[in-house]
Context: one part of a larger RNA
Molecule: large-subunit ribosomal RNA, domain II
Organism: metagenomes
RNA sequence: GCCUACGAGUUACUACUCACUGGCAAGGUUAAGGGUUUUAGUCCCGGAGCCGAAGCGAAAGCGAGUCUGAACAGGGCGUAUAGUCAGUGGGUGUAGACGCGAAACUUUGUGAUCUACCCAUGAUCAGGUUGAAGGGCCGGUAACACGGUCUGGAGGACCGAACCAGUAAACGUUGAAAAGUUUUUGGAUGAAUUGUGGGUAGGGGUGAAAGGCCAAUCAAACUGAGAAAUAGCUCGUACUCCCCGAAAUGUUUUUAGGAACAGCCUGGCGGUAGAGUUUAACAGAGGUAGAGCUACUAAUUGGACGCGGGGGAGUCAAAUCCUACCAAAUCCAGAUAAACUCCGAAUGCUGUUAAAUAUACGCUGGAGUGAGGCCUGGGGUGCUAAGGUCCCGGGCCGAGAGGGAAAGAACCCAGACCAACAGCUAAGGUCCCUAAGUAAUUACUAAGUUGAACUAACGAGGUCCGGUUGCAUAGACAGCUAGGAUGUUGGCUUGGAAGCAGCCAUUCAUUUAAAGAGUGCGUAACAGCUCACUAGUCGAGCGAUCGGGCAUGGAUAAUAAACGGGCAUCAAGUAGUUCACCGAAGCUUUGGACAAGUAAUUGUGGUAGGGGAGCAUUCUGGCGGCAGUGAAGGUAUAACUGUAAGGUAUGCUGGAGCUUCCAGAAAAGCAAAUGUAGGC
Numbered sequence: 001g002c003c004u005a006c007g008a009g010u011u012a013c014u015a016c017u018c019a020c021u022g023g024c025a026a027g028g029u030u031a032a033g034g035g036u037u038u039u040a041g042u043c044c045c046g047g048a049g050c051c052g053a054a055g056c057g058a059a060a061g062c063g064a065g066u067c068u069g070a071a072c073a074g075g076g077c078g079u080a081u082a083g084u085c086a087g088u089g090g091g092u093g094u095a096g097a098c099g100c101g102a103a104a105c106u107u108u109g110u111g112a113u114c115u116a117c118c119c120a121u122g123a124u125c126a127g128g129u130u131g132a133a134g135g136g137c138c139g140g141u142a143a144c145a146c147g148g149u150c151u152g153g154a155g156g157a158c159c160g161a162a163c164c165a166g167u168a169a170a171c172g173u174u175g176a177a178a179a180g181u182u183u184u185u186g187g188a189u190g191a192a193u194u195g196u197g198g199g200u201a202g203g204g205g206u207g208a209a210a211g212g213c214c215a216a217u218c219a220a221a222c223u224g225a226g227a228a229a230u231a232g233c234u235c236g237u238a239c240u241c242c243c244c245g246a247a248a249u250g251u252u253u254u255u256a257g258g259a260a261c262a263g264c265c266u267g268g269c270g271g272u273a274g275a276g277u278u279u280a281a282c283a284g285a286g287g288u289a290g291a292g293c294u295a296c297u298a299a300u301u302g303g304a305c306g307c308g309g310g311g312g313a314g315u316c317a318a319a320u321c322c323u324a325c326c327a328a329a330u331c332c333a334g335a336u337a338a339a340c341u342c343c344g345a346a347u348g349c350u351g352u353u354a355a356a357u358a359u360a361c362g363c364u365g366g367a368g369u370g371a372g373g374c375c376u377g378g379g380g381u382g383c384u385a386a387g388g389u390c391c392c393g394g395g396c397c398g399a400g401a402g403g404g405a406a407a408g409a410a411c412c413c414a415g416a417c418c419a420a421c422a423g424c425u426a427a428g429g430u431c432c433c434u435a436a437g438u439a440a441u442u443a444c445u446a447a448g449u450u451g452a453a454c455u456a457a458c459g460a461g462g463u464c465c466g467g468u469u470g471c472a473u474a475g476a477c478a479g480c481u482a483g484g485a486u487g488u489u490g491g492c493u494u495g496g497a498a499g500c501a502g503c504c505a506u507u508c509a510u511u512u513a514a515a516g517a518g519u520g521c522g523u524a525a526c527a528g529c530u531c532a533c534u535a536g537u538c539g540a541g542c543g544a545u546c547g548g549g550c551a552u553g554g555a556u557a558a559u560a561a562a563c564g565g566g567c568a569u570c571a572a573g574u575a576g577u578u579c580a581c582c583g584a585a586g587c588u589u590u591g592g593a594c595a596a597g598u599a600a601u602u603g604u605g606g607u608a609g610g611g612g613a614g615c616a617u618u619c620u621g622g623c624g625g626c627a628g629u630g631a632a633g634g635u636a637u638a639a640c641u642g643u644a645a646g647g648u649a650u651g652c653u654g655g656a657g658c659u660u661c662c663a664g665a666a667a668a669g670c671a672a673a674u675g676u677a678g679g680c
Stems, first nucleotide, its partner, number of pairs: 001680006011095003015092010027051003033045003037041001055062002065077004098236002101233001105226003109222002116200009125190001127159003130155001134151006163187003168183004202218001204214003239614006249262005263369002265366006276357009290343001291341002297337002301333004308326002310323004372397010402413003417592004422588003428582003431566003437579001439578006450568002458553002462550010479537005485510003490504003516531001520529002593604004615669001617666006624659003633653006640647002
């Protein structure tokens, strides 16, 4: 993992509540107990008690009223009748109360054969090395001291087996082993190691102290009991079909993953009355979007004017005067605001009328939900960040299948009762993968841009289109040939300044086809080259500027890897126009089932959840039936049968019981619980 078996809303209470069924009814009913009997039974007594028929008040009490109150007011609760006893079912309470599950707590005991420490009594430590004190002798001293040598044999001394330990690595890691093996390593006369017997016990022991150890268990051992502890938590909770179908919100909560009440769902009853919803018209309230501000409040830019102030002058003081200063108020122009408004929509909301539609509302039984999420519009918060967070409106997912977007909860299309080898469409597509156009037509793109995720500032004679404007056969633009002069080296400045360092200027005049008191290079300054400008040559378009389309650089992430791929360039790209076709569980067609409704007709996606109708299993009662000419069970088949759970028939097997129908009662249905047991 699979198979088989077992495995979870039960039972009790003359408890509470609601519904249905039945009995009796202003009443209903017996309990214990007793009698009778055909003895798991039936029937009859038994009225104690309980519920109801009257309430109100704290009570005395009063009573269809009563309480409050001074009240004959007002108000509260009542009064205008239906109950009660059984049975069945839904829900609740009390019990283990749908099942399994703690960590823990209390209490009774059992453990020191493991291990910690202690007590008693025993045992063990190859071999080698070092050579303390003390002592002898010799030297030495006044005597000591001291030195030498020999002896001696100390030590939590040294090396190293047994023994004890467990340093490092490898192996082992479903092991040979629930802690080992190999190599290596530490101690090895000591605070050493070890045998045997004994002691200390669970908030207790023992601990050279690690919360270590106390029998493979220790921040409180193990065992029985309280005990089915408790679990607002997790998991699981078993056959079918039909109808309806949520919520993830508000308030409160030692409350936030739980509850209570409300909201939203469902079953039953009622029938006030046409309330509900939508659309249209009309009538309203309002201060949002927008807009505006010499209409307020607040803030604000430039200018004009300048109350007042600062600074300066005025012989002290003052008058007075001045000002590249600050600046009120006012004026002109500009302009901001969620907590500004002289204004002011659209929607939405309220009401009336009309039309359409079919809800709405009240009472009552049963719930679930109270973690929501994404997209879009209006906002707050945040960074006008977030697949962020918090509100409001809408949609969808949740609880929604189908088609499209390669793939995909939410995007686009579209809401699946069943069947069909019928048709039409939506979104989206039509070269091949791949159903349908290698369709038509007009442009653009050269970047494989692009071909369905994605980028900017800025740059650029890419290219196409359009506007405005200038020049041009009296010859433009580009090229080539030639000229480009004179007063003059303009004046000033300067060492120099001659078109060309700088400053000034009515930057003028002359000769000219034309030529600046000079466009750039250049010189120390000149010179020189060149341009503007002109002529010739050539012979048809050439410039400037603004706007738009497509393309281009900017362009950077870790395998090549972001058209789905192949591939595609007058496209199979981009932007238009046109006609076909494909394309879904949409719509239609044909047949069928079910629900609501008198019918016409409308409807039948669905999680939590509510309601309804059935199937199967075991047993019991009743009427029947089948069976050795083969029951149950097993197995196989079927053009059998039912919407489904299922049922039936036949063959083989099996070898002794089984069962229709009508009722009743349940140990009554398994895929899941790291479910339990067995098998493989």